This is a predicted structure of a 268-nucleotide RNA (Bacterial large signal recognition particle RNA) from a Solirubrobacteraceae bacterium.
The gene name in the source record is ffs.
Its mean pLDDT, the model's own confidence on a scale to 100, is 77.
RNAcentral records the identical sequence in 2 taxa.
It matches the Rfam family "Bacterial large signal recognition particle RNA". It is annotated as a non-coding RNA gene.
Of the family's consensus pairs, 84% are formed in the model.

RNA sequence: CCGUGCUAGGCGGGGAGGUAGCGGUGCCCUGUCGCUCGCAAUCCGCUCUAGCGAGGCCGAAUCCCCUCUUGAGGGGCGAAGCCUCGGGGUCAGCUCGCCGCGACGUGGCGCUGAUGGCUCGGGUCCCGCGCGGCGUCGGCUCGUGAAUCAGGUCAGGUCCGGAAGGAAGCAGCCUUAAGCGAUCACCGACGUGCGAGGCGGGAAUACCCGAGCCGGAGCCACUACCGGCAUCGGCGCCCGGGACGUCGCUUCGAUGGAGGGUGCACGG
Numbered sequence: 001c002c003g004u005g006c007u008a009g010g011c012g013g014g015g016a017g018g019u020a021g022c023g024g025u026g027c028c029c030u031g032u033c034g035c036u037c038g039c040a041a042u043c044c045g046c047u048c049u050a051g052c053g054a055g056g057c058c059g060a061a062u063c064c065c066c067u068c069u070u071g072a073g074g075g076g077c078g079a080a081g082c083c084u085c086g087g088g089g090u091c092a093g094c095u096c097g098c099c100g101c102g103a104c105g106u107g108g109c110g111c112u113g114a115u116g117g118c119u120c121g122g123g124u125c126c127c128g129c130g131c132g133g134c135g136u137c138g139g140c141u142c143g144u145g146a147a148u149c150a151g152g153u154c155a156g157g158u159c160c161g162g163a164a165g166g167a168a169g170c171a172g173c174c175u176u177a178a179g180c181g182a183u184c185a186c187c188g189a190c191g192u193g194c195g196a197g198g199c200g201g202g203a204a205u206a207c208c209c210g211a212g213c214c215g216g217a218g219c220c221a222c223u224a225c226c227g228g229c230a231u232c233g234g235c236g237c238c239c240g241g242g243a244c245g246u247c248g249c250u251u252c253g254a255u256g257g258a259g260g261g262u263g264c265a266c267g268g
Base pairs, nucleotide, nucleotide: 001268002267003266004265005264006263009058010057011056012030013029014028015027020047021046022045023044024043035055036054037053038052039051064261065260066259067258068257069256073252074251075250076249077248078247079246083242084241085240086239087238088237093235094234095233097229098228099227100226105222106221107220108219109218116214117213118212119211120210121209122208123207124206125202126201127200128199129198131195132194133192134191135190136189137188138187139186141182142181143180144179150175151174152173153172158167159166160165
């Protein structure tokens, strides 16, 4: 140096949590590495180099050990910002609402005459009368309507009479009184918080409209700005809590890289 057979050792590691402590199952991160079976979170198995039981593979080196380095990821603490939740507080700041002022702004009207003044008339106000509408009632009209105490005509029958003829008169029919019923129009009476209305009278000078005259340039609306008001809600403000991410400190730490180290036996 090579070959063969063994042994140590390896066949993932880590974080948080749990635990007196150490591992495992479970959760999370990581390595292209996946040894298998059984036990196991109201736990399972151990006791300081700490899973237990059974089985299999690799095997002294790309695989084991040590040192340095790299730094995926997790945990702890703190800070400010952003977002969010709760509490408080305020009109001195902002917003919301109301009021006032109000343009160098905008729009409309205006010398075909704005605002305004005078006179007259009319209206808004009050009273009276009348008209119409509406409602109610009555009349008219139509229908119905008295067995007996309305009328007319009165079959049959009755009465008087010698007869001729006369008398009273039921039923029926017709007309109608009282009453009942009907509805368009018409007439009348009463009433009326109905009327774009009619007529007359009055009050008042506040407003509106119209006409005549005078006069000659503004008037109206909206808004900005500004000022004020009081209440509600919100923001800015203060306190406390929470989520994500960032930053700082700290802790654990996979993976990768570099270097170094490390058996036994036999044979050649």